[in-house]
RNA sequence: GGGGCCGUAGCUCAAAGGUAGAGCACGGACCUGUCAAGUCUGAUGUUGCGGGUUCGAGUCCCGUCGGCUCCA
Numbered sequence: 001g002g003g004g005c006c007g008u009a010g011c012u013c014a015a016a017g018g019u020a021g022a023g024c025a026c027g028g029a030c031c032u033g034u035c036a037a038g039u040c041u042g043a044u045g046u047u048g049c050g051g052g053u054u055c056g057a058g059u060c061c062c063g064u065c066g067g068c069u070c071c072a
Stems, first nucleotide, its partner, number of pairs: 001071007010024004018055001026042005048064005
């Protein structure tokens, strides 16, 4: 220098163009002599960044940044 893959909640990951979800973690209540466990319940996102296409984009297109990897 060129190719491929990845970037989404605090963490690990879903979401095949139509209201962004789950698990863990976190807050509250119940339970307990206390803690943990358990049960119920609640909040959580500029989908790395900037544009484009579309009625509508996490998803498609372009650019860009970062990580991993292959080639040179």
Predicted 3D model of a 72-nucleotide RNA (transfer RNA) from a Phycisphaerales bacterium. The sequence is in RNAcentral, with records from ENA. Its mean pLDDT, the model's own confidence on a scale to 100, is 80. Rfam family: tRNA. Rfam links the family to the GO term triplet codon-amino acid adaptor activity. The family's RNA type in Rfam is transfer RNA.